[in-house]
RNA sequence: AUCUUAUCAAGAGUGGUGGAGGGAUAUGCCCGAAGAAACCCGGCAACCUAAGUGGAUGAACGUGUCCAUUGCAAGGUGCUAAAUCAUACAGAGCGACAAAGCUUUGAGAGAUGAGAG
Numbered sequence: 001a002u003c004u005u006a007u008c009a010a011g012a013g014u015g016g017u018g019g020a021g022g023g024a025u026a027u028g029c030c031c032g033a034a035g036a037a038a039c040c041c042g043g044c045a046a047c048c049u050a051a052g053u054g055g056a057u058g059a060a061c062g063u064g065u066c067c068a069u070u071g072c073a074a075g076g077u078g079c080u081a082a083a084u085c086a087u088a089c090a091g092a093g094c095g096a097c098a099a100a101g102c103u104u105u106g107a108g109a110g111a112u113g114a115g116a117g
Stems, first nucleotide, its partner, number of pairs: 002116007013041001015040003021031003025088004042080003047076002051070007084109001089106006
């Protein structure tokens, strides 16, 4: 780098070092010397991940499969402004038609986990 699959409107700092950038890309719009990135510490969450309960389904036999819900946090990742900040491609509704714009569905792109190779 590629493929499969799940998730992406919740949550998380008045900390230390650092010293000008950052939010993937493009456009927009934002964040930033009242301190960006990065690193450390802290925190959040529960993917790796069990286990319990309820329901559905299957059957010759499986304590299988699926859905909902409760739930542990030591370890491996991850995350810790804004919905994945918004949009990007296609469709639907509103907009009297068209346009701008708004709402919405699906896809695409991206991010993260688990697995494959």
Background: Predicted 3D model of a 117-nucleotide RNA (SAM riboswitch aptamer (S box leader)) from Listeria booriae. Lineage of the source: Bacteria > Bacillati > Bacillota > Bacilli > Listeria. The sequence is in RNAcentral, with records from Rfam and Ribocentre. The same sequence occurs in records of 2 taxa.